């Protein structure tokens, strides 16, 4: 120094390909049940790496930047 793949809640991951309210499971809080706890039910908080462009509207196209995983030299 080339080249490919990826980065989304405290963790685990869908979504991107076709641009339109960011979903889901685990934990977290509160409630309901219990004599108490557990479990099971209900509600709730909680994230797109970062920076620019393009678009009415970007997690998702595009540029550039960090990080990580593998090739190659």
């Nucleotide at each position: 120094g080339g080249g490919g793949c990826u980065g989304u809640a405290g963790u685990c991951u869908a979504g991107c390909u076709u641009g339109g309210c960011a979903g889901g499971a685990c934990c977290c809080u509160g409630g309901c049940u219990u004599c108490g706890g557990g479990a099971g039910c209900c509600a709730g908080a909680a994230a797109c790496c970062c920076g620019a462009g393009u678009u009415c509207a970007a997690a998702u196209c595009u540029c550039g930047g960090c990080g990580g995983c593998c090739c190659c030299a």